The prediction has a mean pLDDT of 89. Predicted 3D model of a 251-nucleotide part of an RNA (large-subunit ribosomal RNA, domain VI) from Phaeodactylibacter xiamenensis. The full RNA is in RNAcentral, with records from ENA. It matches the Rfam family "Bacterial large subunit ribosomal RNA". The family is grouped with related families in Rfam's "LSU clan".
[in-house]
Context: one part of a larger RNA
RNA sequence: CGUUGGAAUAUUGAGGAGGGCUGACACUAGUACGAGAGGACCGUGUUGGACGUACCGCUAGUGUACCAGUUGUGCCGCCAGGUGCAGUGCUGGGUAGCUAUGUACGGAACGGAUAAGCACUGAAAGCAUCUAAGUGCGAAGCCGGCUCCAAGAUGAGUAUUCCUAGAGGGUUGUAGAAGAUGACUACGUAGAUAGGCUACAGGUGGAAGCGCAGUGAUGUGUGGAGCCGAGUAGUACUAAUUGCCCGAAAG
Numbered sequence: 001c002g003u004u005g006g007a008a009u010a011u012u013g014a015g016g017a018g019g020g021c022u023g024a025c026a027c028u029a030g031u032a033c034g035a036g037a038g039g040a041c042c043g044u045g046u047u048g049g050a051c052g053u054a055c056c057g058c059u060a061g062u063g064u065a066c067c068a069g070u071u072g073u074g075c076c077g078c079c080a081g082g083u084g085c086a087g088u089g090c091u092g093g094g095u096a097g098c099u100a101u102g103u104a105c106g107g108a109a110c111g112g113a114u115a116a117g118c119a120c121u122g123a124a125a126g127c128a129u130c131u132a133a134g135u136g137c138g139a140a141g142c143c144g145g146c147u148c149c150a151a152g153a154u155g156a157g158u159a160u161u162c163c164u165a166g167a168g169g170g171u172u173g174u175a176g177a178a179g180a181u182g183a184c185u186a187c188g189u190a191g192a193u194a195g196g197c198u199a200c201a202g203g204u205g206g207a208a209g210c211g212c213a214g215u216g217a218u219g220u221g222u223g224g225a226g227c228c229g230a231g232u233a234g235u236a237c238u239a240a241u242u243g244c245c246c247g248a249a250a251g
Stems, first nucleotide, its partner, number of pairs: 001152001005163007015149004021049007033038001051106005059100004066093005071086006110144003117137004168246004172188005193239003196235005202228003209222005
């Protein structure tokens, strides 16, 4: 821009894309077969590999905005307690998120039309013949079935609702398991969108101060303490104020 008034929501599916892999073992059955040695088809089940998709409850990583320990040195006048720098100074752990090595699931079943092939009926050609007319079976292959996109499918579809002065959209703000930017999603006081605060989960692992024991290092009580990023709730304390712009011209 189009889709022949303008919108919102929900859809149909022409068409397109993806996927389609495979091993071993057990039963059938030591059966059929075979002199024996050996040893099945068909069918059923179990368990793997690689690959793919999703997810983070478990396991395991990361986690320079969390906690603790600790070395050297500077600073806060000193002690105590902190803090800067040294690759996050180093070390031990670790929430959310993101992950695989973790977990779950998938390839199918089934239907249709077939290939090679196997047949039925059957003439030409009184027989025979799967073929000439007609009919059946038959593959990891083909068309569906499964997942995803999809009406610019210009053949522009369908349904419902709204709007005639204001339906709807944009701008703007608070944000986001959305994101390069646009876009997308949630919310904007008729409000839990983010921050803060409170509670809880979770992490670290026993704060400081004070008391007690010890000459002291240190231990211990107060006390699963103190601190705490992203998590789950609650709560308008803070910020989402008020506005502005576009928006129908209809045989």